[in-house]
Context: one part of a larger RNA
RNA sequence: GGAUGAAUGCUGGCAGCAUGCUUAACACAUACAAGUCAGACAAGAAGUGGUGUAUCUAGUGGCAGACAGGUGAGUAACACGUAAGAACCUACCCUUGGGAGGGGAACAAUAGCUAGAAACGGCUGCUAAUACCCCGUAGGCUAAGAAGCAAAAUGAGGAAUCUGCCAGAGGUGAGGCUCGCAUCUGAUUAGCUAGUUGGUGAGGCAAUAGCUUACCAAGGCGAUGAUCAAUAACUGGUCCGAGAGGACAAUUAGCCACACUAGGACUAAGACACGGCGGAAACUCCUAUGGGAGGCAACAGUGGGGAAUUUUUGGCAAUGGGUGAAAGCCUGACGAAGCAAUGCCACGUGAAGGUAGAAGGCUCAUGAGUCGUGAAUUUCUUUUCCCGGAGAAAAAGCAAUGACGGUAUCAGAGAAUAAGCAUCGGCUAACUCUAUGCCAACAGUUGCGGUAAUACAAAGGAUGUAAGCGUUAUCC
Numbered sequence: 001g002g003a004u005g006a007a008u009g010c011u012g013g014c015a016g017c018a019u020g021c022u023u024a025a026c027a028c029a030u031a032c033a034a035g036u037c038a039g040a041c042a043a044g045a046a047g048u049g050g051u052g053u054a055u056c057u058a059g060u061g062g063c064a065g066a067c068a069g070g071u072g073a074g075u076a077a078c079a080c081g082u083a084a085g086a087a088c089c090u091a092c093c094c095u096u097g098g099g100a101g102g103g104g105a106a107c108a109a110u111a112g113c114u115a116g117a118a119a120c121g122g123c124u125g126c127u128a129a130u131a132c133c134c135c136g137u138a139g140g141c142u143a144a145g146a147a148g149c150a151a152a153a154u155g156a157g158g159a160a161u162c163u164g165c166c167a168g169a170g171g172u173g174a175g176g177c178u179c180g181c182a183u184c185u186g187a188u189u190a191g192c193u194a195g196u197u198g199g200u201g202a203g204g205c206a207a208u209a210g211c212u213u214a215c216c217a218a219g220g221c222g223a224u225g226a227u228c229a230a231u232a233a234c235u236g237g238u239c240c241g242a243g244a245g246g247a248c249a250a251u252u253a254g255c256c257a258c259a260c261u262a263g264g265a266c267u268a269a270g271a272c273a274c275g276g277c278g279g280a281a282a283c284u285c286c287u288a289u290g291g292g293a294g295g296c297a298a299c300a301g302u303g304g305g306g307a308a309u310u311u312u313u314g315g316c317a318a319u320g321g322g323u324g325a326a327a328g329c330c331u332g333a334c335g336a337a338g339c340a341a342u343g344c345c346a347c348g349u350g351a352a353g354g355u356a357g358a359a360g361g362c363u364c365a366u367g368a369g370u371c372g373u374g375a376a377u378u379u380c381u382u383u384u385c386c387c388g389g390a391g392a393a394a395a396a397g398c399a400a401u402g403a404c405g406g407u408a409u410c411a412g413a414g415a416a417u418a419a420g421c422a423u424c425g426g427c428u429a430a431c432u433c434u435a436u437g438c439c440a441a442c443a444g445u446u447g448c449g450g451u452a453a454u455a456c457a458a459a460g461g462a463u464g465u466a467a468g469c470g471u472u473a474u475c476c
Stems, first nucleotide, its partner, number of pairs: 001476004006472005013347001016344003019340002021305001026303003030300001035063003040060002043057003070258003081181002084178002088175001090173001093171004098166002101135004111124004140149003155162002185229002191221003196218008234254003237248004261280001264277001283294004311337001313336001315334001319333001320331004350380004360371004385414001387412001389410002420465005425446003431460002434457001442447001
């Protein structure tokens, strides 16, 4: 000198765009953040009122809930980055060629009885389906062959037809796995390792594999730093620097990990699942003491910690996501507003004339000098601000559809609404007076102050910067 997710002191007009718990992965009141489909299905309700339509939904069923959103605790590792690879899987979507025949038994809801404080159940009986099961069929799978195994569902419409269903083949886009290189510090950590390294058999997985297991062999790693310990999510990037390089990993984008703590599986194309499940520990709450409920590292918000970080806002109008044939519904994603000079950038606080060089302050050699064209005053302007008036676009494909928002913007009136902060011995731009007298103080460094202090304090003046300016912290 530059920089910061900064903090702090003094001060503070406005617009645009960004950013905003770096600390306790501490605990959380309250509301909301994941639903949707009646064109899969039985049943019921409200309501109109007069017979055919429309509405609603606790339940069965389908799809979604594995995305989006948050955090960085763990992890020094194929976690990430980059470059390759073969033994895999893939719902929805796209392309393509085929198929959908025949039958059956239940279970919810509802009804009745009933246990319990509640949470939540139990028994009996009825019933539908795109829920479930059986038989048949198969350009698929297994297999050398013989042979064996596996499927389906309808709904809407007057119809044409549309939609969905089943098993294949290909694609797109994801995902799982392997591997070369690269990846911080410590040797005051030198040896580490028994499923350990390899093989065979078996099991297991979507798939390869000590992934698991029985047996066999004794291997494998290591001063090119194993093991151990400490620290840490990684990267595109950001800051500094002419570069080499150093430091950092906020926002944003990619990937990984986590969801009160440790462990577990179920369902599913996909999870070992933040707002799913079952058990355990801690904590909080309810309780009739028998037993139950909960998980903000979603968005707001509260307490706490801290030098320190915002509203318990409005909207689905746009973009995107889920679902649906669609209308639509849901969406604290998102797009907006609010708060904060936290940052960057833009603008303003007036412009032109104006010497009696006024009054006043300060200095003085008492002559004057300086603040100073500065003010007053004259003419002008209205960026900005305030007031009332008019008032958008961003909406796409014929129409309709705007949260922001009566916002931006436009015309009208009035100089009106708007300057501080730090410094002035040298480094370092800017000097005098008064007071103090090694005192009080200042100080980044050198140092200054003991009676003429340009270094302390005040005043006048000056310098720098400016809606900011200093200080502190950290990095280059």
The part of an RNA shown here (small-subunit ribosomal RNA, 5' domain) has 476 nucleotides and comes from Cedrela odorata. The RNAcentral record of the full RNA draws on SILVA. Rfam family: Bacterial small subunit ribosomal RNA.